The RNA shown here (SAM riboswitch aptamer (S box leader)) has 94 nucleotides and comes from Cerasibacillus quisquiliarum.
RNA sequence: AACUUAUCAAGAGUGGUGGAGGGACAGGCCCAGUGAAGCCCAGCAACCUCGAAUGAAGGUGCUAAUUCCUGCAGCAAGAGCUGAAAGAUAAGAU
Numbered sequence: 001a002a003c004u005u006a007u008c009a010a011g012a013g014u015g016g017u018g019g020a021g022g023g024a025c026a027g028g029c030c031c032a033g034u035g036a037a038g039c040c041c042a043g044c045a046a047c048c049u050c051g052a053a054u055g056a057a058g059g060u061g062c063u064a065a066u067u068c069c070u071g072c073a074g075c076a077a078g079a080g081c082u083g084a085a086a087g088a089u090a091a092g093a094u
Stems, first nucleotide, its partner, number of pairs: 001094001003092006013041001015040003021031003025071004042063003047059003050055001067086001072083004
């Protein structure tokens, strides 16, 4: 990197450092010097390991907004609803 399966409406910072960007992509709409990303610490969660089990010790992951919304299809007079696609994460197999 592509494949398979599962999940994506809950949860989690008034911290330190850092200095201007960030929210996958496109269009929107937002967040940000009242301090973005990154890193550290702290926390949340429970996919895998571990355990008889309460668990949360280890491997990941996550900590603005539903995956921030829409992107394709169906239904609906319409607001909209449902499903897919795409994306993310985990585990597996190549």

Overview
The sequence was found by an Rfam model in a public genome assembly.